[in-house]
Context: one part of a larger RNA
RNA sequence: UGACGGGGGCCCGCACAAGCGGUGGAGCAUGUGGUUUAAUUCGACGCAACGCGAAGAACCUUACCUGGGCUUGACAUCCCAAGGAGUCCCUUGAAAGAGGGAUGUGCCCUUCGGGGAACUUGGUGACAGGUGCUGCAUGGCUGUCGUCAGCUCGUGUCGUGAGAUGUUGGGUUAAGUCCCGCAACGAGCGCAACCCUUGUCUUUAGUUGCCAUCAGUUCGGCUGGGCACUCUAGAGAUACUGCCUCGGUCAACGGGGAGGAAGGUGGGGAUGACGUCAAGUCCUCAUGGCCCUUAUGCCCAGGGCUACACACGUGCUACAAUGGGCUGUACAAAGGGUAGCCAACUCGCGAGAGCAAGCCAAUCCCAAAAAACAGUCCUCAGUUCGGAUUGGAGUCUGCAAUUCGACUCCAUGAAGUUGGAAUCGCUAGUAAUCGUGGAUCAGCAUGCCACGCUGAAUUCGUUCCCGGGCCUGUACA
Repeated sequence: UGACGGGGGCCCGCACAAGCGGUGGAGCAUGUGGUUUAAUUCGACGCAACGCGAAGAACCUUACCUGGGCUUGACAUCCCAAGGAGUCCCUUGAAAGAGGGAUGUGCCCUUCGGGGAACUUGGUGACAGGUGCUGCAUGGCUGUCGUCAGCUCGUGUCGUGAGAUGUUGGGUUAAGUCCCGCAACGAGCGCAACCCUUGUCUUUAGUUGCCAUCAGUUCGGCUGGGCACUCUAGAGAUACUGCCUCGGUCAACGGGGAGGAAGGUGGGGAUGACGUCAAGUCCUCAUGGCCCUUAUGCCCAGGGCUACACACGUGCUACAAUGGGCUGUACAAAGGGUAGCCAACUCGCGAGAGCAAGCCAAUCCCAAAAAACAGUCCUCAGUUCGGAUUGGAGUCUGCAAUUCGACUCCAUGAAGUUGGAAUCGCUAGUAAUCGUGGAUCAGCAUGCCACGCUGAAUUCGUUCCCGGGCCUGUACA
C1' cells in the first nucleotide's frame, strides 16, 4: 500500500423489520438441463445463463440431418472468345438441374465495317466463399459492482524507500455536497446543474380541435357564428432555503411555519468516473493467426430445430360469492393505417364472408375500453367454480397448415378446495387489479415494449441477514 475477519466505530440501500401481493402444490405456455434422435444447429451457466441472442422456426428463415446436384462457383475485380439483352413453350425430374424448340431487338457513338456501356454463355487462372476454430490474439458493443461516491494529477512538504500528505479531523449532505480547521495550495474525471417529460400560470395561433353567449336545427357542434373555455404546440414565467422563527460555531446545514399549483433534488427519464470479473459476443459487424478449397464452399427437395420416463427457471389460468352467468347504462390514454385501416348495410349462432363509403388521417378507420355501476339468477357444491384433454363440424392466412398455425361452434368436461422446506417483488398515483395499443409479422403473443382506469396497507426502528461507503486495528502478501 492493499486484501481480509464469525474485530471495533459511523452511515446508507425494499437489506432486514412493518405491511400487501406472489413463486414453491395443480393444469397449461415458454426457456433450460437431461434423455432420445439421421438431425434434434449454435451460443448464454451464481448474483450478472434459463419468455436470454430470437421484435415472432409450417416452406423461407436455417447455421443441423438425409438424399439429389455444382466446382472460377450464389456474390466481387481482372483477361480471352462467342453471343447477343429478353420473352414463351416442350421433354425429364421431388426440385435444383439437364436436354430441345420458337420468337425478338433495344441504349450511346458510327466512316454502317464496327466500337462502347449493360447482359448471357464458355474458357483460363489470379481468386471468390466458409454462421469453420481461437472472445485466453483483438477492435467495437454490452452486462456487472453501481447512479455506489468515489478515482486521480501538478507543485510543495514529510519519509533512505515502497509511499504518505492533499482525500485525514469536527460538523453536514442524496453526494469527496458544503462549512470550519489543518503542510498543504490548486486542478481534472465523476456528484450536482445545463437536456427531455410531467405538474401551475401567462402569451401567440384557432383547423381537422372546442362551444360560454346569439340564431337556425333533422337535436348530431349539425349549420351560421365565435376562439371565451377545453385542447393542440411554440415562446415565456415560476422554486431560490427567497421570507419568518427555533437550533447550530455569527458557518454549512437541520426542525417548524407562511405564501404558493408545486418546498427544500417537486415526480419520472436520459446521463454510468478510474477500474473489476482473461465476464459476454469471432453466429450483428470488423479483424490477426490457424484450418477447408470437386469441400468445412454453393444450389435444391424432404425432414429437424416442435422429440419426452424426468428435473429446474420464468409466466398464464384457476381453485370461487370482494365470485360466476345474463341484461342494461357509463368513463380513458397512448398508438397504428395505402401491398394499409376498413365504417354502414346484408348473410352467418360464431370465427368470418359479401357488397361498399371514408381516410396518406387532431377530419376517416382500427375502436367494443374492461374492471366499475344498476337489475336479476346461482347459495357453498368439485358446483351455473375451473377450464385441461379428447371427438365432430367449420373459418382465415398462405404454393402448402400431415409432421407443425391461429381462431370459431357443438359435445366432452381432467387436475385443482390457497399450496412443505424455502423464496421473490413493491414505500404512492407505488403495490394490487382492469383493460388498451405497438414492434416483429402473410398467418401466429400467456412473451416484450408502451398506455391509461380503479387504487391500498405499512415503515417502531437499525439488534440481526445481504450488499455497499468512510475511519480504525491486525496473526496475511